The RNA shown here (small-subunit ribosomal RNA) has 1460 nucleotides and comes from Apilactobacillus kunkeei.
The prediction has a mean pLDDT of 81.
RNAcentral holds the sequence, with entries from ENA and SILVA.
Rfam family: Bacterial small subunit ribosomal RNA. Rfam links the family to the GO terms structural constituent of ribosome and ribosome.
[in-house]
RNA sequence: GGAUUCGGAGCGAGUGGCGAACUGGUGAGUAACACGUGGGUAACCUGCCCCGAAGCGGGGGAUAACAUUUGGAAACAAGUGCUAAUACCGCAUAAUUAGUUGGAACCGCAUGGUUCCAACUUGAAAGAUGGCUCUGCUAUCACUUUGGGAUGGACCCGCGCCGUAUUAGUUAGUUGGUGAGAUAAAAGCCCACCAAGACGAUGAUACGUAGCCGACCUGAGAGGGUAAUCGGCCACAUUGGGACUGAGACACGGCCCAGACUCCUACGGGAGGCAGCAGUAGGGAAUCUUCCACAAUGGACGAAAGUCUGAUGGAGCAACGCCGCGUGAGUGAUGAAGGUUUUCGGAUCGUAAAACUCUGUUGUUAAAGAAGAACAAGUGUUAGAGUAACUGUUAACACUUUGACGGUAUUUAACCAGAAAGCCACGGCUAACUACGUGCCAGCAGCCGCGGUAAUACGUAGGUGGCAAGCGUUGUCCGGAUUUAUUGGGCGUAAAGCGAGCGCAGGCGGUUUUGUAAGUCUGCUGUGAAAGCCCUCAGCUCAACUGAGGAAGUGCAGUGGAAACUACAAAACUUGAGUACAGAAGAGGAAAGUGGAACUCCAUGUGUAGCGGUGAAAUGCGUAGAUAUAUGGAAGAACACCAGUGGCGAAGGCGGCUUUCUGGUCUGUUACUGACGCUGAGGCUCGAAAGCAUGGGUAGCGAACAGGAUUAGAUACCCUGGUAGUCCAUGCCGUAAACGAUGAAUACUAGGUGUUGGAGGGUUUCCGCCCUUCAGUGCCGCAGCUAACGCAUUAAGUAUUCCGCCUGGGGAGUACGACCGCAAGGUUGAAACUCAAAGGAAUUGACGGGGGCCCGCACAAGUGGUGGAGCAUGUGGUUUAAUUCGAUGCUACGCGAAGAACCUUACCAGCUCUUGACAUCUUCUGCCAACCCAAGAGAUUGGGCGUUCCCUUCGGGGACAGAAUGACAGGUGGUGCAUGGUUGUCGUCAGCUCGUGUCGUGAGAUGUUGGGUUAAGUCCCGCAACGAGCGCAACCCUUAUUAUUAGUUGCCAGCAUUUAGUUGGGCACUCUAGUGAGACUGCCGGUGAUAAACCGGAGGAAGGUGGGGACGACGUCAAAUCAUCAUGCCCCUUAUGAGCUGGGCUACACACGUGCUACAAUGGAUGGUACAACGAGUCGCGAAACCGCGAGGUCAAGCUAAUCUCUUAAAGCCAUUCUCAGUUCGGAUUGCAGGCUGCAACUCGCCUGCAUGAAGUUGGAAUCACUAGUAAUCGUGGAUCAGCAUGCCACGGUGAAUACGUUCCCGGGCCUUGUACACACCGCCCGUCACACCAUGAGAGUUUGUAACACCCAAAGACGAUGGGGUAACCUUUUAGGAGCUAGUCGUCUAAGGUGGGACAGAUGAUUAGGGUGAAGUCGUAACAAGGUAGCCGUAGGAGAACCUGCGGCUGGAUCACCU
Repeated sequence: GGAUUCGGAGCGAGUGGCGAACUGGUGAGUAACACGUGGGUAACCUGCCCCGAAGCGGGGGAUAACAUUUGGAAACAAGUGCUAAUACCGCAUAAUUAGUUGGAACCGCAUGGUUCCAACUUGAAAGAUGGCUCUGCUAUCACUUUGGGAUGGACCCGCGCCGUAUUAGUUAGUUGGUGAGAUAAAAGCCCACCAAGACGAUGAUACGUAGCCGACCUGAGAGGGUAAUCGGCCACAUUGGGACUGAGACACGGCCCAGACUCCUACGGGAGGCAGCAGUAGGGAAUCUUCCACAAUGGACGAAAGUCUGAUGGAGCAACGCCGCGUGAGUGAUGAAGGUUUUCGGAUCGUAAAACUCUGUUGUUAAAGAAGAACAAGUGUUAGAGUAACUGUUAACACUUUGACGGUAUUUAACCAGAAAGCCACGGCUAACUACGUGCCAGCAGCCGCGGUAAUACGUAGGUGGCAAGCGUUGUCCGGAUUUAUUGGGCGUAAAGCGAGCGCAGGCGGUUUUGUAAGUCUGCUGUGAAAGCCCUCAGCUCAACUGAGGAAGUGCAGUGGAAACUACAAAACUUGAGUACAGAAGAGGAAAGUGGAACUCCAUGUGUAGCGGUGAAAUGCGUAGAUAUAUGGAAGAACACCAGUGGCGAAGGCGGCUUUCUGGUCUGUUACUGACGCUGAGGCUCGAAAGCAUGGGUAGCGAACAGGAUUAGAUACCCUGGUAGUCCAUGCCGUAAACGAUGAAUACUAGGUGUUGGAGGGUUUCCGCCCUUCAGUGCCGCAGCUAACGCAUUAAGUAUUCCGCCUGGGGAGUACGACCGCAAGGUUGAAACUCAAAGGAAUUGACGGGGGCCCGCACAAGUGGUGGAGCAUGUGGUUUAAUUCGAUGCUACGCGAAGAACCUUACCAGCUCUUGACAUCUUCUGCCAACCCAAGAGAUUGGGCGUUCCCUUCGGGGACAGAAUGACAGGUGGUGCAUGGUUGUCGUCAGCUCGUGUCGUGAGAUGUUGGGUUAAGUCCCGCAACGAGCGCAACCCUUAUUAUUAGUUGCCAGCAUUUAGUUGGGCACUCUAGUGAGACUGCCGGUGAUAAACCGGAGGAAGGUGGGGACGACGUCAAAUCAUCAUGCCCCUUAUGAGCUGGGCUACACACGUGCUACAAUGGAUGGUACAACGAGUCGCGAAACCGCGAGGUCAAGCUAAUCUCUUAAAGCCAUUCUCAGUUCGGAUUGCAGGCUGCAACUCGCCUGCAUGAAGUUGGAAUCACUAGUAAUCGUGGAUCAGCAUGCCACGGUGAAUACGUUCCCGGGCCUUGUACACACCGCCCGUCACACCAUGAGAGUUUGUAACACCCAAAGACGAUGGGGUAACCUUUUAGGAGCUAGUCGUCUAAGGUGGGACAGAUGAUUAGGGUGAAGUCGUAACAAGGUAGCCGUAGGAGAACCUGCGGCUGGAUCACCU
């Protein structure tokens, strides 16, 4: 150094054992003994574990691994040859135990159980390790049999356990029996035979949905909802089927087969199953790391070390939740800067910041650093049991050893206020408001709702409020919600009493006694797992969290007791109920007969021209004789008066009279039965009208239909006709506002007053009257009830029993389905979708083609107009460069405008100015203005002349002007729907309110209504009201009478005087204007309540507010005005401002309003003549005189006005003329000539003279004003104003008619009534049609799925049969045979698959039907008022549409009348 052998360690394959049925995941299925709870197994099993008993003897044959060969791409398979075991197979041994049979005793709960005896049968093994004193013994483990326990499981049962009845019948091994079989075990679990059962309205079956529970969320509770985490049970493991192994599976990480899918392939075949832990993809609004460790707890295996463990312990991610902590603390006012806002003063963010002082939780860095560790194992010591003894083993103690989290918790030191605040909201609910932007846009919104130019609601900002490492939104559940009502609701009118009865089941049920103990009450026992909730204590610094103890778990089961009530059993009772007897009333029902009136028709007579009908007519009938009238006849239908909130009936309903049959009710008195009762789901019967079928009948009425009217139309209302029908018989239908919108029954609870049917009593000659009582039927009314209205012994009161029904409006009593029907249709009866209401009762208003009362020139009675003509003026329209703007029913239109040629002027064209035409402030200069000249259309520009005034403290200041600058000026620009102020209108109508009290739940009422009365809410009386306010009236002005004072400019009786109140004189009168008086229903009579008041009268100038005016309540009309003025906001700023010239507001086919002048003789013209009042006047009125035909002019007195002037008033009166005409009416238009004002009369003024001489002969429909000094008529003055008046405002002169009256039109007031109106009738509102969108139904069909059924095929597998093929263990007489096993084959069952016809469910479908919602569409007007024909219900017909009509019903109809 090599080879071989042996031993040890590690790794790996295999044999063998145990585990793999636990742990972990998920909730597809399942409505079920699945789960929960309590029981049962005398009908059962149980590996490992514990206690007890006994044993562990002796043999045999194989087979993996291994070696080798072969096939295959692989997966893998096959052959040959060895080998072992605690693998496998016989044998022995044991029965007191296990099994079978027989017998006995005892027991029980039916089958039965326990114990004992006898016989028979079956039945086991295997070792390993350690120690020793080693042919063996012993300990531990393993093994076998057996008895018991524990644990785990299996089966059975009571109770509990979702929705749909538009699922009502289901079931064939189905239900039971007998007998085999299977199983651990009972059993139709399976099979053969027999019987025909079983389940179901206490919901079977079917369909849909769903894992169940402890618990969790919510709630006062009862309940309601849920099934995440944690725990118990069940089910499942890609889909379906199947078994094998095993103590346990029909097995998540095992097997076989079939299906789908994925992957590999050499195309022949194979592989796979994350609802394990991580992770990936997809889907989705959305859900984590392909981490560490077995250190702890637990599990499997093992003697143990130990191995395995995505169980588990930890860490990571996510504010997902719960809990805790921080983001600093103190001082700090020039209340800084800045932001926001502003009333420009300020306010606010705000002690907030800055600044100074302090602290260091957290953070950063560094240091120290746990508990969680108990075991087990090894070593040692002591002790126990055991053994003959030792070793060993067991227990205790000591030592050694083990940490994923993790250098984590915790502690210490240092450092710096340093690194650390957001989200939502701010109209109300709901804590918190301003600015800007936007302008029904953009947007918000949980509900109400916000936004259309001043948004606390949108967006932004500032501020504020709330919560805070979160905040807000969304979804779901409970609550509030007594809104499914057990606790704890309702049904007259709000949703809701079946149309009515009979009645099975069911529910409930009179008095007494006894018994039982099911319900009931009560004690005890078991159970109600743990966790959770609650209470107490404890551990993490606190808390969340966790630990310990208690309570609770209202339940279930067992057991003992009580016996009032319910129940059951038995016995009795009479008051509930019923029967008998004697009476009573009745349109109760059915059938038959019969009567008169009326209508119609027929016949005949008389008779003649109409009848009929209506708001008015027409259609229709009639000279072929109607209507009318008389007689006779026919037929059908209905029954006047009586007749009545009278009667009867269960309801529907029932009415001439008589007869027959028949049901029910009431009263009275005794007798009898003895709870026989009440209600009543289903069921059955009856059930107006209309309608249907068949056959009759048909007088009247009368859907449809026809015609005539009405009407815009009139498929209606009205009229003329008229068919079904209405009537009868038989059979259907089964609905009505079938109503008392009120289910049935019983009991109780003040009365009063009618009426119907009885009975008793009193009184009574009779008629009658009174009292009591029973049964009906009405009204009023107390308590009580009710949301109110109302109900109220006939309850809607107080109670009990039973049934039916309701749960927002619409869709809809519809669709689909089912049942019924001949049909029409009926019964049952949804959803999608859509809205935030729908509804009841009452209140206040408003309204009514509702009622009552009353008023007003509202009507009527009258007078005069407008509407016709011409002109003036305003408006609309049109035109225009502009025709400036406003006013627009009454309540705009001769209005703003009390006066547009320029100006005004706001409009248009052109030309100019830009701190401005006007105001304030700042700076500089010292002029400017006026006047003159020139240019221009002018504004303006240039030039000339000119060199100012006031104050002064002598510095200067102010006025004024120019220049510059910017703050600003300016706006007749917008918004009267942002406003103030002013005004109109209802309306000079008599109303509108308040305080206190009272009534009502309340809104509200009362007062304020009522009886009278008034012009009046004026006053009186009454009254649950008493008072008061604003209005009415009065106070004010004016006018009518008078007294007094005062007499100039007024007046003049008397005295003088004059042309003249002119003058003297006077102040009596007139008049003027101050102060008073007077009129108040004060007086008389009548009426009336003796009141208020009214009527009449007297007196008086005036008489009943004497006449007139001013004065206008609360409010209405978003009435008018931003152009009188003021003003918020917006807009313009070399223009939307300012100036100037010219134009326009004055246009002109037309329409309307308001006026003037007329159409003529009550007049025109001419001449003469008489009488006012209010006013105005010095930039004015202007006399007289003169001129002019005249407008006017010239000159000029007087007057600042009772002095002067305007200023002759006119109509009237007296005369003359015209003589009925388009005129001697009328005066438009036009021509010519003039005057005045004014810078200027062309556009565009007024007046005069001469000439011209239009329409128009009294005005259609319609419409206006006026009631006494008014209408009508006549003139006069004034404002505005240079001039311009037919307008407006005033003034006087002359001076009527009529009013019966309140029926009607209009407006208003009060009371009452109806209302579906409340923007209030110019309201509300219905249906068709057209358009858009949405959901739904039907639909020839098409298509998908689910669960069954029948048949076919039949894998794997199990069982059975066969097994001629194969075969180690055992046996034998052994090259072999047998027993046994078995491949294969066959049969039965069967998944998937196939075929078929049905069932159910979904999707889709040309087309179609109705529904809903939408903008300002179309047609009408059906409903709400008496809604203009009262409405509605059922039914039938008709019609563009609401609807109309017939028949029956209802009042949920107004009004009037009658009755009670």